A computed fold for a 344-nucleotide part of an RNA from uncultured Fibrella sp., annotated as large-subunit ribosomal RNA, domain IV. The RNAcentral record of the full RNA draws on MGnify. Its mean pLDDT, the model's own confidence on a scale to 100, is 83.
Context: one part of a larger RNA
């Protein structure tokens, strides 16, 4: 110097991000015992106390015919810094957050407020069920059967769950519109037998109409689901406004105008795991407090099952406070053991 371990005046967190590590607490009997509460908890709450050894002493108890012995509780006596134990063996408490709980997880940085949960609701499935694996064949689902089974989203209780269906899904709907494949073949284009017209003795050539066949191209019309369209649905995806005036101090605005919207955030809660200005103002709590409690609301940029607001009980959970403690410090110091380097 490192690591283990141990003792330390005075003071007790002044160390530090943070009481981190370290004291402390600590078995057992007695006593006591708060708020709150879903009455079961909270509770080992907190806190106070005890212990030896002796005995004409009183009970009770066990064994015994009895005498008596033993245990145990009582009273008494004994005061020597002694004796339960010297090994395991809780630190408590106040308020807040987050999560109801017990569980579950990043084997090897995270154990969490993250997952999961019982309980709540939406949907989908009539059984050869929906759903899932497979190329099928089969299989799970289930030797179950809508009080079953799949998905999805919330996340015990409690007190709630507001308003939009314009767009997105998604479920019904079928009059119209659009529309594929197949039916449908109209109408045109070349070709032509043949008619006529012109040359030519003539064979035949040229124009000019052109029926039927072929051939190319292929109209109208017909034509399903879909999509247009019409309607329902938000605990499906999602969304939940703006300017302006106005009361007899001021100030604000119950109130009124206007503009747009599908509709314009309802209860609760609000500087919050959310508040940028911000260390926001007030209060508490310190000698002082960016943090912590309440409380106000100007909500940058909560908000009701991507649930919201409370909650007793939980937690190696986050946060503020406080007792006890202490070498965590003031501020060092000394000791034991052990390694490694250095010196002898």
């Nucleotide at each position: 110097u490192c690591a283990u371990g141990g003792c330390c005046a005075a003071g007790g967190a002044a160390c530090u991000c943070g009481g981190c590590a370290a004291g402390a607490u600590g078995a057992c009997c007695c006593u006591g015992u708060a708020a709150c509460u879903u009455c079961g908890g909270g509770a080992g709450a907190a806190g106070g106390g005890g212990g030896g050894c002796c005995u004409c002493c009183u009970c009770a108890g066990u064994a015994g015919c009895a005498a008596u012995a033993c245990u145990g509780a009582g009273a008494g006596g004994u005061u020597g810094c002694a004796g339960a134990g010297c090994a395991a063996a809780g630190g408590c408490c106040c308020a807040g957050g987050c999560g109801a709980c017990u569980g579950u997880u990043u084997a090897c940085c995270a154990a969490a407020a993250a997952c999961a949960c019982a309980g709540g609701a939406c949907u989908c499935u009539g059984c050869c069920a929906a759903a899932u694996c497979g190329a099928a064949a089969g299989a799970u689902g289930a030797c179950g059967c809508a009080u079953a089974g799949g998905g999805u989203c919330u996340g015990a209780c409690a007190c709630c769950u507001g308003c939009c269906c314009g767009g997105u899904g998604c479920u019904g709907g079928a009059a119209g519109g659009u529309u594929a494949a197949g039916g449908g073949g109209g109408g045109g284009g070349c070709u032509u037998a043949g008619g006529g017209g012109u040359a030519g003795c003539g064979a035949u050539a040229c124009c000019u109409c052109g029926a039927g066949g072929g051939u190319c191209u292929g109209a109208a019309c017909u034509g399903a689901a879909g999509c247009c369209c019409c309607a329902g649905u938000a605990a499906a995806c999602g969304g939940c406004g703006g300017c302006c005036g106005u009361a007899a101090c001021u100030a604000u605005a119950a109130c009124g105008g206007u503009c747009c919207u599908a509709a314009g955030g309802u209860a609760g809660c609000g500087a919050a795991a959310u508040u940028c200005c911000u260390u926001g103002u007030c209060g508490g709590g310190u000698a002082a407090g960016u943090u912590c409690c309440g409380a106000c609301c100007u909500g940058c940029a909560c908000g009701a099952a991507u649930g919201g607001u409370g909650u007793a009980a939980c937690g190696a959970u986050c946060u503020g406070g406080g007792c006890a403690c202490u070498g965590u410090c003031u501020c060092a110091g000394c000791c034991a053991u052990g390694a490694g380097c250095u010196c002898g």